Predicted 3D model of a 72-nucleotide RNA (transfer RNA) from an uncultured Acidimicrobiales bacterium.
The same sequence occurs in records of 2 taxa.
The coordinates come from a structure-prediction model, not an experiment, and the mean pLDDT is 81.
Rfam family: tRNA. The family's RNA type in Rfam is transfer RNA.
[in-house]
């Protein structure tokens, strides 16, 4: 230096153009228990940057960043 994959809440993962971006664990409140843990409820937390194409973009296109593999 090409190439390919991927980058979504604190962590791990879905979401292949339209509704409120969803789950699991974790984090808070509260309920339950004599306490604590279980267990049930509820909250708050997110699309790597920037344009662009559409009415409309986490999804499609360009560029750069960052991670992993490959080839050199």
């Nucleotide at each position: 230096u090409g190439c390919c994959a991927g980058g979504u809440g604190g962590u791990c993962c879905a979401g292949u153009g339209g509704c409120a971006c969803g789950g699991a664990c974790g984090u808070c409140c509260g309920g339950c228990u004599g306490u604590u843990a279980c267990c049930c409820g509820g909250a708050g937390g997110a699309c790597g940057a920037a344009g662009g194409u559409u009415c409309g973009a986490c999804c499609c296109c360009u560029u750069c960043c960052c991670u992993g593999g490959c080839a050199g």